[in-house]
Transfer RNA from a Candidatus Microgenomatia bacterium, 73 nucleotides, folded computationally.
RNA sequence: GGAUCCGUAGCUCAGGGGUUAGAGCGUUCGUUUGACGUACGAAAGGUCGCAGGUUCGAUUCCUGCCGGAUCCA
Repeated sequence: GGAUCCGUAGCUCAGGGGUUAGAGCGUUCGUUUGACGUACGAAAGGUCGCAGGUUCGAUUCCUGCCGGAUCCA
């Protein structure tokens, strides 16, 4: 330098055009306990990597860039 794949919550990931973006773990609060843990309930936390384009509508499709992994040279 070229090819393929990936980038979504603090972490691991789902969602592959249709109107409030989700799960598990973690964090905080509450109930329970003498206390911790477990269990149960609730909450907070996201400019969906960045910028453009297509579309009535984009996390999703297209282009460029940035970052990561693998392969080729």
Its mean pLDDT, the model's own confidence on a scale to 100, is 85. Rfam family: tRNA. The sequence is in RNAcentral, with records from ENA. The organism belongs to Candidatus Microgenomatia (nom. nud.), within Bacteria.